[in-house]
Source information:
A computed fold for a 107-nucleotide RNA from Pseudolysobacter sp., annotated as SAM riboswitch aptamer (S box leader). Its mean pLDDT, the model's own confidence on a scale to 100, is 87. Taxonomically the source falls in Pseudolysobacter (Bacteria, Pseudomonadati, Pseudomonadota, Gammaproteobacteria). The model forms 97% of the base pairs in the Rfam consensus.
């Protein structure tokens, strides 16, 4: 590093040091000095691993050790099918796929 597999319209912020950047890419629309990004301490959300119960199984229910994650659908979009709409674009709906994220596995 690379593959597999699930899952991504829910859900959760204060504070203390810093100081101008961030929101994965690119377009675009946002967030930020009423403080970005990182650290650092408290809380929280959730329940993919795990753990206990229960059960023949599938499968329900606790519970939070192990990771996550806490602006906005993965903020929209991208490549393709289909459908409304227009003269034609723009635009809207809906599926799928790439790319991304995070578990769990493999390596």
């Nucleotide at each position: 590093a690379u593959c597999u597999c699930a899952u991504c319209c829910a859900g959760a912020c204060c504070a203390g040091c810093c100081g101008a950047g961030g929101g994965a890419c690119a377009g675009g629309c946002c967030c930020g000095a009423c403080g970005a990004a990182g650290c650092u301490g408290g809380g929280g959300c959730a329940a993919c691993c795990g753990c206990c119960a229960u059960g023949a199984a599938c499968g329900u229910g606790g519970c939070u050790g192990g990771u996550g994650c806490c602006a906005a659908a993965u903020c929209c979009u991208g490549c393709g099918a289909g459908g409304c709409a227009u003269a034609a674009c723009c635009g809207c709906c809906c599926c799928g796929a790439a790319a991304g994220a995070u578990g769990a596995g493999a390596g």